Context: one part of a larger RNA
């Protein structure tokens, strides 16, 4: 020195565990904000920093409920206190809520600086202090007011829970809008109207009561699912893209204006018309309405707070936001440090879900099944009060029925549909009807036939999503996994910045966390003691391997 053996050190794998995650289910809730949000800064405790909680009334204040013996958070310790005259704690409703932040008196390098006005305090006076107000835009009302006579623009004041800003990295609608990629290259095409940006809204949004779908004895708003169907089609007919109706389900709900005409008021002038406002009227396609006429009729009726008109109030009931009661072995014995384990003997069960307790507990504790429970607030429903309300027919002379609209040319977009035979729909531009004997559609176009009534508007449910709350589930993970984060993590740290972004869990049943003695300057160690165990002694369960030693056998 090598190979092996034994005993150690280091090291952290593995095993076991779980406070944390992940994915879902059901129900709720789905917004907050100038009455100052979200998010922060700085403060508040007897005692340093931090987290949590709170705001100069600061570890808390008030009221009403629950609860019933301890309490002053994490978090030990000491101090000083509180509490059956009911504390701490839990729930409901209030009060307070510094400064920044849309930040809004002006400024500003956020958490700072400096004002003005009104009313007060204070000073001999100045300085100083307190409370409230003072941004912009919009709407309404009023006062003013140029060029320019009237007027208007502009200016000002008051009022307004008006707007702004945040977010749940979700869902929705709209305005913009890629490329990598695929086509085995690439340009039309595809990726894809995706990603991304912007605007806006709601608990859903959007759509929606046929100028529809269709072609039979037709149906009868919209939305979503299944099917139709990878079909019909589109397509350098390549890659690929890709319907609709019918049928079956979920859900179900229909309405209001404009106009004609009438009335009132106001204005204008050409003085008998026009315009405007308000009210009545009226709302559709086998046309309807106005208009004229006729009939029935007021209510012992009908409807209603999400559309269809619109404010509510009360009572009761259900549910939610704290809770309460809640069965049955302090059984015997064995092992053990410890019984919930073994053996033996009982008992409960509308409760053998689960968690804890010194090993595995129906009967030890918390609970569970079941049964009760709200002063206050919220929510849902019912009833009452309340609020609102005429309907039908006949006639067809006249009037009305959404105009720079429909349609057309040109250029685009969107429709599954790439210009194609390309309808239907939507934009830009140039044009431009008919008007009920009217008009549109049925995939060029024409005829016949059929269906429908555009150019105004509102509308619940079935559908999409889950930051949040409650209850639960898992052939999901178990600390290099599962969230980046089980631990004071979006932290430490890196970066000028946008941004990037960790590592790190486990003594023991209980701190019983080693009094005391010895060596040592200390660290550390040896005794002693605790404990079942200290080879569980603080990065402390288990404790593999690499690696490093000590001793020794064999070989050299």
């Nucleotide at each position: 020195g090598g190979c092996g053996u034994a005993c150690g050190g280091u090291g952290a794998a593995u095993g076991c565990c779980u406070u944390g995650g992940c994915a879902c289910u059901a129900g709720g809730a789905g917004c907050c904000g100038a009455a100052g949000a979200a998010g922060g800064a700085c403060g508040g405790g007897a005692c340093g920093a931090a987290c949590a909680c709170c705001g100069a009334u600061a570890u808390g204040c008030c009221u009403c409920g629950g609860g019933g013996a301890g309490c002053u958070g994490u978090a030990a310790g000491u101090a000083a206190g509180c509490a059956u005259u009911g504390a701490u704690c839990c729930g409901a409703g209030g009060a307070u809520u510094u400064c920044c932040g849309a930040a809004u008196g002006g400024g500003g390098g956020a958490a700072c600086c400096c004002a003005c006005c009104a009313u007060c305090c204070g000073u001999a006076a100045u300085g100083g202090g307190a409370u409230g107000g003072u941004a912009u835009c919009c709407a309404u009302a009023c006062c003013u007011g140029a060029a320019u006579c009237a007027a208007u623009a502009g200016g000002g004041u008051a009022u307004g829970a008006g707007a702004a800003g945040g977010c749940a990295g979700a869902c929705c609608u709209g305005g913009g809008g890629a490329a990598c990629u695929g086509a085995a290259a690439c340009a039309u095409c595809u990726u894809a109207g995706u990603a991304c940006c912007c605007a806006g809204a709601g608990g859903a949004a959007g759509a929606g009561a046929a100028a529809g779908a269709a072609a039979a004895u037709u149906c009868g708003a919209u939305u979503u699912c299944c099917u139709g169907a990878g079909u019909a089609g589109c397509g350098g007919c390549g890659a690929g893209c890709g319907a609709a109706a019918c049928g079956g389900a979920a859900a179900g709900a229909g309405c209001c204006c404009a106009a004609a005409c009438c009335a009132a008021g106001a204005g204008g002038c050409u003085u008998g018309c026009c315009u405007c406002u308000u009210g009545g009227g009226g709302u559709u396609g086998u046309a309807g309405g106005a208009c004229a006429c006729u009939c029935c009729a007021u209510a012992c009726g009908g409807a209603g707070u999400u559309a269809c008109a619109a404010a509510g109030a009360a009572a009761c009931a259900g549910c939610g936001u704290a809770g309460a009661c809640g069965a049955a072995g302090c059984g015997a014995u064995c092992u053990g440090g410890a019984a919930a384990g073994g053996u033996c003997c009982g008992c409960g069960a509308u409760a053998c879900a689960a968690g804890g307790u010194a090993a595995c507990a129906g009967c030890c504790c918390u609970g569970u099944a079941g049964u009760c429970g709200a002063a206050a607030c919220g929510u849902u429903g019912u009833u009452u009060c309340c609020u609102c309300c005429g309907g039908a027919g006949u006639g067809u002379a006249u009037c009305c029925u959404g105009a720079g609209u429909a349609g057309g040319g040109c250029g685009g977009g969107a429709c599954a549909c790439g210009u194609g035979a390309a309808a239907c729909c939507c934009c830009g531009u140039c044009u431009g009807a008919a008007g009920c004997u009217g008009g549109g559609a049925g995939g060029a176009c024409c005829a016949u036939c059929u269906c429908c009534c555009a150019a105004g508007g509102c509308u619940a449910a079935a559908u999409a999503c889950u930051a949040c709350c409650u209850a639960g589930u898992g052939a999901c993970c178990g600390a290099u996994a599962g969230u980046g984060a089980a631990c004071c993590a979006g932290u430490a740290c890196c970066g000028u910045g946008a941004g990037g972004g960790a590592a790190a869990g486990g003594u023991g049943a209980a701190a019983a966390g080693c009094a005391c003695c010895c060596c040592g300057g200390g660290a550390g160690g040896g005794g002693a003691g605790u404990g079942a165990a200290a080879g569980a002694g603080a990065u402390c369960c288990u404790g593999a391997a690499a690696c490093c030693g000590u001793a020794u056998g064999c070989c050299u």
Large-subunit ribosomal RNA, domain I from Evansella sp. AB-P1, 556 nucleotides, folded computationally. The coordinates come from a structure-prediction model, not an experiment, and the mean pLDDT is 86. The sequence was found in a public genome assembly.